[in-house]
Context: one part of a larger RNA
RNA sequence: GGACGAACGCUGGCGGCAGGCUUAACACAUGCAAGUCGCACGAGAACGUUCUGGCUUCGGCCGGGACAAGUACAGUGGCGGACGGGUGCGUAUCGCGUAGAUAACCUGCCCUCAGGCGCGGGACAAUCACGGGAAACCGUGGCUAAUACCGCACGUCGUCUGGGCCCCGCAUGGGGACCAGAUGAAAGCCUUCGGGCGCCUUUGGAUGGGUCUGCGUUGGAUUAGCUUGUUGGUGAAGUAACGGCUCACCAAGGCAACGAUCCAUAGCUGGUCUGAGAGGACGAUCAGCCACACUGGGACUGAGACACGGCCCAGACUCCUACGGGAGGCAGCAGUGGGGAAUCUUGCACAAUGGGGUCACCCCUGAUGCAGCCAUGCCGCGUGGAGGAAGACACCCCUAUGGGGCGUAAACUCCUUUUCUGAAUGAAGAAACCCCUGUAGGUUCAGGGCGCGACGGUAGUUCAGGAAUAAGCACCGGCUAACUCCGUGCCAGCAGCCGCGGUAAUACGGAGGGUGCAAGCGUUGUCC
Numbered sequence: 001g002g003a004c005g006a007a008c009g010c011u012g013g014c015g016g017c018a019g020g021c022u023u024a025a026c027a028c029a030u031g032c033a034a035g036u037c038g039c040a041c042g043a044g045a046a047c048g049u050u051c052u053g054g055c056u057u058c059g060g061c062c063g064g065g066a067c068a069a070g071u072a073c074a075g076u077g078g079c080g081g082a083c084g085g086g087u088g089c090g091u092a093u094c095g096c097g098u099a100g101a102u103a104a105c106c107u108g109c110c111c112u113c114a115g116g117c118g119c120g121g122g123a124c125a126a127u128c129a130c131g132g133g134a135a136a137c138c139g140u141g142g143c144u145a146a147u148a149c150c151g152c153a154c155g156u157c158g159u160c161u162g163g164g165c166c167c168c169g170c171a172u173g174g175g176g177a178c179c180a181g182a183u184g185a186a187a188g189c190c191u192u193c194g195g196g197c198g199c200c201u202u203u204g205g206a207u208g209g210g211u212c213u214g215c216g217u218u219g220g221a222u223u224a225g226c227u228u229g230u231u232g233g234u235g236a237a238g239u240a241a242c243g244g245c246u247c248a249c250c251a252a253g254g255c256a257a258c259g260a261u262c263c264a265u266a267g268c269u270g271g272u273c274u275g276a277g278a279g280g281a282c283g284a285u286c287a288g289c290c291a292c293a294c295u296g297g298g299a300c301u302g303a304g305a306c307a308c309g310g311c312c313c314a315g316a317c318u319c320c321u322a323c324g325g326g327a328g329g330c331a332g333c334a335g336u337g338g339g340g341a342a343u344c345u346u347g348c349a350c351a352a353u354g355g356g357g358u359c360a361c362c363c364c365u366g367a368u369g370c371a372g373c374c375a376u377g378c379c380g381c382g383u384g385g386a387g388g389a390a391g392a393c394a395c396c397c398c399u400a401u402g403g404g405g406c407g408u409a410a411a412c413u414c415c416u417u418u419u420c421u422g423a424a425u426g427a428a429g430a431a432a433c434c435c436c437u438g439u440a441g442g443u444u445c446a447g448g449g450c451g452c453g454a455c456g457g458u459a460g461u462u463c464a465g466g467a468a469u470a471a472g473c474a475c476c477g478g479c480u481a482a483c484u485c486c487g488u489g490c491c492a493g494c495a496g497c498c499g500c501g502g503u504a505a506u507a508c509g510g511a512g513g514g515u516g517c518a519a520g521c522g523u524u525g526u527c528c
Base pairs, nucleotide, nucleotide: 001528002527003526004525006524007523008522009521010520013381014380015379016378017377018376019374020373021339026337027336028335030334031333032332035079036078037077040076041075048067049066050065051064052063053062054061055060086292087291088290095217096216097215098214099213100212101211102210105209106208110205111204114201115200116199118152119151120150121149127142128141129140130139131138132137157184158183159182160181161180162179163178165176166175167174168173188197189196190195218264219263220262225255226254227253230252231251232250233249234248235247236246267289268288269287270286271282272281273280274279294315295314296313297312298311317328318327319326320325345371347370348369349368353367354365355364356363357362384415385414386413387412396405397404398403420465421464422463423462424461425460429455434449435448436447437446438445472517473516474515475514476513477498478497479496483512484511485510486509487508493500494499
């Protein structure tokens, strides 16, 4: 000198764009953050409105029909809750980065190829009845539907086994057609009757992952030896897949001074800061990967999890309880307490972008888009401009008392209105989806139509008014731009280094003046 997720002191006009718990991965009140589909399925209210029957002590009571409504809530079933969002505890490691391998693998939804969807069966929720419990919830019995579950069949085809044939390769091997045997499927719904959406098997792809390998990846030797599933083999189990991944048997190996093991610290990277560069330090925001979800362990479901807002077990903590037993997990968005030098609103909207569900309309979305707070940072603008010397009177300061400084500064004249105040007008961000028509049998395309804005009556624009609403902070001995007076008297104090202060202090404190930067200026901390 530069930089900062900064903090503190003094001060503070506006706008744009960014950023905002670095500490306690401490504990959390409250609300919201993951639902959706009635075109898979069965069932199906009520409030209310209206019509009406019977009884009546004239208050009303008991019914029935229609609308509400095949709506709401709930249930079976499907897809999604593995994405999106948060945090950096752990991890010195194939975790990450980079370059490869997979002849050792998987991949729902999507695209594509080929083919298929026949016949049956028995249940379980919901619901009804009964019962247990304070509750959470649970039990017994009966009824019922399906794209839920199960059986059989056909087998293009896939998988496995056996057989011979052809082609290829970087070991293990890979691919292709053929024959025989074994085994393996399915679900319907809507329709304008044209079809649409689905379902099953298969081919290839795309996307997303799994695994393996070379190289790189902090400090300590005041850590020198470490290891028994350890190292390798054979066989098996297991996995989507290779493998001591696991198991049985056999052998005795494997790593290490090119630093094993142990200890400490730490998420890694693209990058950020600095520097001429080499390098050094860091890893906030944004993006990629990884790990975690109260702590520890475990599996289930599923294409995908060993699953933040799923399940089970144990533990700590908090809450409810009728004491028998239960409930919970903000490192999601806000917010609270605590810790701390220190870090924001319990906001609006799904209008846009994106995501989930759905044929669709549409619903959900604290992702996201916006708004609020904070000079936290960067950038921009303003606090007026021109003229004006009798260098005015005055305050203040200095003085040799003559004067000098403040100072074109002010007054005054003319002008302007960025800002400000008031009024008027007022956006872009919106194109799709959907409906109709046409080329047409659909996707698509073209034309037309409906309707949609949180921000926001915001930005912008115009008019009116009037210099009106707006300057501080640090420093002035040298380094280092900027000097005098008074007070103090080695005191009080200053100080980054050198050093000032003991009676004429440009170094302390005040004042006048000046210098620097400026809505900021200084100080502290950290890095280069």